Predicted 3D model of a 106-nucleotide RNA (SAM riboswitch aptamer (S box leader)) from Oceanobacillus salinisoli.
The sequence was found by an Rfam model in a public genome assembly.
The coordinates come from a structure-prediction model, not an experiment, and the mean pLDDT is 81.
RNA sequence: UUCUUAUCACGAGUUGGCUGAGGGAAUUGGCCCUAUGACGCCCGGCAACCGCCCUUUAUGGGAAUGGUGCUACUUCCAACAGGCAGAAAUGUCUGAAAGAUAAGAG
Numbered sequence: 001u002u003c004u005u006a007u008c009a010c011g012a013g014u015u016g017g018c019u020g021a022g023g024g025a026a027u028u029g030g031c032c033c034u035a036u037g038a039c040g041c042c043c044g045g046c047a048a049c050c051g052c053c054c055u056u057u058a059u060g061g062g063a064a065u066g067g068u069g070c071u072a073c074u075u076c077c078a079a080c081a082g083g084c085a086g087a088a089a090u091g092u093c094u095g096a097a098a099g100a101u102a103a104g105a106g
Stems, first nucleotide, its partner, number of pairs: 001106008013043001016042003022033003027079004044071003049067002052062003075098001080095006
C1' cells in the first nucleotide's frame, strides 16, 4: 500500500499536568468547538477487536495483567442512487461511496 470480514446513535477528567492557535480525515457547502486554552503530549478513564480464562460449544459468559483502539457534536451533517411527504423550498428513511478501528491474507 491492496484485498477480505466485522463494527461505527452506547461509554470515557462538570476544576488533572505541560504546551500555546488553531481544530472537527480530504474537496465543496453548512453547523460547531476554541485564550473560560483548541490541536498535540503525559497521566487518568472507557470499551472489549485480538490475545487470556470458563463453558451447557453459541452471534455464550468472565476478568482487564498483554497488543491495539477510543476519550465534543451519529463517522458533526449533507454531497451519489432510490422510497415516502410536499406546489416548491425542504424534511425523513434505506442503501452506496468515502473514511476510521480491529483481525486475517497478499